[in-house]
Molecule: transfer RNA
Organism: Blautia obeum
RNA sequence: GGCAGGAUAGAGAAGUGGAAUCUCGCAAGGCUCAUAUCCUUGAGAACGGCGGUUCGAAUCCGUCUUCUGCAA
Repeated sequence: GGCAGGAUAGAGAAGUGGAAUCUCGCAAGGCUCAUAUCCUUGAGAACGGCGGUUCGAAUCCGUCUUCUGCAA
């Protein structure tokens, strides 16, 4: 250099055009003599960057960055 796949809360994952959900973690409250479990609530990502298409983009297109794999 070629081909393929990935990049989404602190971590892991889902999300094929009307715009973000789940699990764990974190904080507060409830329960308890207390801790854990359990229950409730909350904070936290405008989705790797830039550009394009569209009324509307995490999603479609181009390019760049980066990670993983394959062949040589």